Description:
Predicted 3D model of an 81-nucleotide RNA (c-di-GMP-I riboswitch aptamer) from an uncultured bacterium. The coordinates come from a structure-prediction model, not an experiment, and the mean pLDDT is 85. Of the family's consensus pairs, 95% are formed in the model. Rfam family: c-di-GMP-I riboswitch aptamer. About the family: GEMM was predicted in a large-scale screen for bacterial structured RNA regulatory elements. Genes associated with GEMM are involved in a diverse array of functions, including chemotaxis regulation, signal transduction, secretion and chitin. Its family is annotated with cyclic-di-GMP binding in the Gene Ontology. The sequence was found by an Rfam model in a public genome assembly.
This record gives sequence, C1' cells and structure tokens, in this order.
RNA sequence: CCACCGAAAGGGCAAAGCACAGGCAACUGUGUGACGCAAAGCUACCAUCCAUUUUAUUAAGUGGAUAGAGGGGCUGUCGAA
Repeated sequence: CCACCGAAAGGGCAAAGCACAGGCAACUGUGUGACGCAAAGCUACCAUCCAUUUUAUUAAGUGGAUAGAGGGGCUGUCGAA
C1' cells in the first nucleotide's frame, strides 16, 4: 500500500408508524420519528411493481415507479485486533 475484516473516534444517512400534500396506480414529497446502514453514496443495465395499448399470449409495445428485497456498473471515510 492492497484485500479481507469491523474496535475506537469524528461525521453522514434515516425504516416502520403518525400528520399534511401529490398521483388512476405502483409509489412519492415535507415534517415528526430511529429500525437499521461502510456504501442505506451515485446509476434503471438485469430484475420487480403499476398504468395503458395491441392482442389472446408463459407475449409484445409505450409511459411511469422502485437504488433501504436482490444482481451488475461507477465512486468512496477511519484503521485497533
């Protein structure tokens, strides 16, 4: 120094629930709240979900959603055992 790994320290993010708001829906925003997270940082390529069209089909097209189910890609803090 790199990989695995995860003690300490300083920071970061914020699940469920609740309130209000947006959306046909999937789902989302803000506030509150902390279950957790070293990638819970970024990215819709795979995947999943919703709406719709063609159609009758284990299908295809279009539009949308999910990065905190999972895989892939890019980047990344600290350094005890």